This is a predicted structure of a 687-nucleotide part of an RNA (large-subunit ribosomal RNA, domain II) from a Candidatus Moraniibacteriota bacterium.
Its mean pLDDT, the model's own confidence on a scale to 100, is 85.
[in-house]
Context: one part of a larger RNA
RNA sequence: UCCAACGAGUUUGUUCUAUGCGGCAUGUCUAAGGGGGUGAAAACUCCGGAGACAUAGUGAAAGCGAGCCUGAUAAGGGCGAUCGUCGCAUGGACAAGACCCGAAGCCGGACGAGCUACGCUUGAGCAGGGUGAAGCGCGGGUAAAACCGCGUGGAGGCCCGCACCCACGAGUCGUGCGACUCUCGGGGAUGACUUGAGCGUAGAGGAGAAAUUCCAAUCGAGUUCGGCAAUAGCUGGUUCUCUCCGAAAUAGCUUGAGGGCUAGCGUCCUGACACUCUGCCUCGGAGGUAGAGCUACUGGAUGAGGAUUCGCGGCUUGCCGUAGGGUCUUCAACCAAACUCCGAAUGCCGAGGUAUGUUAUCAGGGCAGUCAGAAUUCCGGGGCUAAGCUCGGAACUCAAAAGGGAAACAGCCCAGACCGCCAGCUAAGGUCCCAAAAUCCAUGUUCAGUGGGAAAGGAAGUGAAGUUUCUCUGACACCUAGGAGGUUGGCUUAGAAGCAGCCAUCCUUUAAAGAGUGCGUAAUAGCUCACUAGUAAAGAGACUUCGCGCCGACAAUGUAACGGGGCUCAAACAUGGUACCGAAGCUGCGGAUUGUAUCGUAAGAUACGAUGGUAGGAGAGCGUUCCGUAUACAUAGAAGCGGGCGGGGCGACCCCCCGUGGAGCGUACGGAAGUGAGAAUGUUGGA
Numbered sequence: 001u002c003c004a005a006c007g008a009g010u011u012u013g014u015u016c017u018a019u020g021c022g023g024c025a026u027g028u029c030u031a032a033g034g035g036g037g038u039g040a041a042a043a044c045u046c047c048g049g050a051g052a053c054a055u056a057g058u059g060a061a062a063g064c065g066a067g068c069c070u071g072a073u074a075a076g077g078g079c080g081a082u083c084g085u086c087g088c089a090u091g092g093a094c095a096a097g098a099c100c101c102g103a104a105g106c107c108g109g110a111c112g113a114g115c116u117a118c119g120c121u122u123g124a125g126c127a128g129g130g131u132g133a134a135g136c137g138c139g140g141g142u143a144a145a146a147c148c149g150c151g152u153g154g155a156g157g158c159c160c161g162c163a164c165c166c167a168c169g170a171g172u173c174g175u176g177c178g179a180c181u182c183u184c185g186g187g188g189a190u191g192a193c194u195u196g197a198g199c200g201u202a203g204a205g206g207a208g209a210a211a212u213u214c215c216a217a218u219c220g221a222g223u224u225c226g227g228c229a230a231u232a233g234c235u236g237g238u239u240c241u242c243u244c245c246g247a248a249a250u251a252g253c254u255u256g257a258g259g260g261c262u263a264g265c266g267u268c269c270u271g272a273c274a275c276u277c278u279g280c281c282u283c284g285g286a287g288g289u290a291g292a293g294c295u296a297c298u299g300g301a302u303g304a305g306g307a308u309u310c311g312c313g314g315c316u317u318g319c320c321g322u323a324g325g326g327u328c329u330u331c332a333a334c335c336a337a338a339c340u341c342c343g344a345a346u347g348c349c350g351a352g353g354u355a356u357g358u359u360a361u362c363a364g365g366g367c368a369g370u371c372a373g374a375a376u377u378c379c380g381g382g383g384c385u386a387a388g389c390u391c392g393g394a395a396c397u398c399a400a401a402a403g404g405g406a407a408a409c410a411g412c413c414c415a416g417a418c419c420g421c422c423a424g425c426u427a428a429g430g431u432c433c434c435a436a437a438a439u440c441c442a443u444g445u446u447c448a449g450u451g452g453g454a455a456a457g458g459a460a461g462u463g464a465a466g467u468u469u470c471u472c473u474g475a476c477a478c479c480u481a482g483g484a485g486g487u488u489g490g491c492u493u494a495g496a497a498g499c500a501g502c503c504a505u506c507c508u509u510u511a512a513a514g515a516g517u518g519c520g521u522a523a524u525a526g527c528u529c530a531c532u533a534g535u536a537a538a539g540a541g542a543c544u545u546c547g548c549g550c551c552g553a554c555a556a557u558g559u560a561a562c563g564g565g566g567c568u569c570a571a572a573c574a575u576g577g578u579a580c581c582g583a584a585g586c587u588g589c590g591g592a593u594u595g596u597a598u599c600g601u602a603a604g605a606u607a608c609g610a611u612g613g614u615a616g617g618a619g620a621g622c623g624u625u626c627c628g629u630a631u632a633c634a635u636a637g638a639a640g641c642g643g644g645c646g647g648g649g650c651g652a653c654c655c656c657c658c659g660u661g662g663a664g665c666g667u668a669c670g671g672a673a674g675u676g677a678g679a680a681u682g683u684u685g686g687a
Stems, first nucleotide, its partner, number of pairs: 001687006011096003015093010027053003033047004057064002067079004099237002102234001106227006117201009126191001128160003131156001135152006164188003168185004203219001205215003212221001240621006250263005264370002266367007276360001277357001278355008291342001292340002298336003302332009311322004373398002376395007403414003418591004423587003429581003432565003438578001440577006451567001457551002461548010479534004484508003489503003514529001518527002592611008622676001624673008633664001640660005646655003
């Protein structure tokens, strides 16, 4: 991992409740117990009326009573004015292990110190080598001592180092030799040493040179059995089929937040049947949002003035001036979720009309599930007008929705799958090839592979529309020529001559020429421009708006920012048009179930509709084991098992045939359940 078997909503209750069916209703029922029944039990049956529910309510109660209570009340208000009972079944609640498996833990009694910790008793062990304490002896020394030397001596948690004990480093091993080893080194090795045997201390405890360390591979409280099916607001699992409907992820409260309760939303039953509900039209309302406005309030804030006051200055001392501050005011232009003189559209409420619908609505009752929601669009709060962010409101989809499109892609676009068909039409989106359908038509744009990623900003890209200036009295551009004089303007300066800087910027000659546009010089010089003439010739310049492009443009395996190929009067973009493709949409044909209506005694038929679905509610069935009643089959072959392009049923499944097998087994109608397996790191066995 696979296969087989086993494996989870059960049982009890003189508790409560609802629904269905039944008995009785001249209310219903018995309980314990007793009689019969039986070999003994049980079922069943007959007694047994104790007692229970109901028959009247109401009040705290005395009590009163179709009424009672409250109250001063004759008011008002509250609760009432007969909806039985017993049994069976089913749904649910409650008490129990209560659908199943699962803790860590808590408590009690036992068993443990053959491991280990410490202690007690009694034994054992420590090769060899080194060092050389005290004491003592002799000698020296002293007044005597001290002291010194030599010898002797043999102390020590002394030194080196086997056995023995330990475990510091590294490596090894790490499905091992080993549930802590091995190898090479390391530490202690006469001691607080090591070790044998016997004994002691026990879990609310012992022991501990103390580490939450040890107490038998177990220790922040041993092990084992019991209480025990502890409890688990938590995780996992929970077994056949078909049909109808179909949610929620919200509010309030909660030692509440991943749990509950009530309401909301679902389903089923019963009742009500009214334009009750829903859409649209008309009419009538409430309201202060969007917008707008503000000498209409409250506030904010800008510019230009005015008045007054404070400050400062002047001075003739009561007037003037002034970068400033305050208050008031005029004009102009503004701002506000907590401003409003105003004020929509939607939405909401009510009324009338109308349309549709299987009453969709409302009321009562049974049973739920839901209380983690998500994206998208719009209106807002928070945040950074950040987030696949977060919190409200409105809508929609997903959740619980498959199909087509978006390359792929829960939440986007189209569209809601009862089943079948090698039929048709469309939606979104598409029509060169991959790949179904236009290499379609018309008019333009783009040259950037823009299309097929991006901003501020930048640019004689290009198309369209417009405004304006000059122009055959010759424009714009090229070319030829001129571009002068006073004058080197004045100042400044070493110099300053059009051209470092400052000031001024006139006059003359002219077709025209600046007290000079740029380059240049130390300063001059020189080149050039404005301006003018000639030449030639017909358009030339400036600006605005719109369309499409260009630059701005840097990332990590490999093109990689059209799904790919590939595409340029397009297979790109814009506008218009005609075809076609394209889905489980719609249509056609056949079939199934079901609602309503009509017909029919019924079976059924016809017409018009409906049939996606998680949690969940409701309905109808299939199969397994056993029991009762009835009735079939079977050694001329039961069950079981294997096979069958055999048959039936929407399905769970059922029937038939062949083989195997060798003794039981079905059907109908009822009844009772140890009643259906793929999942639980499920359990057991096997491969």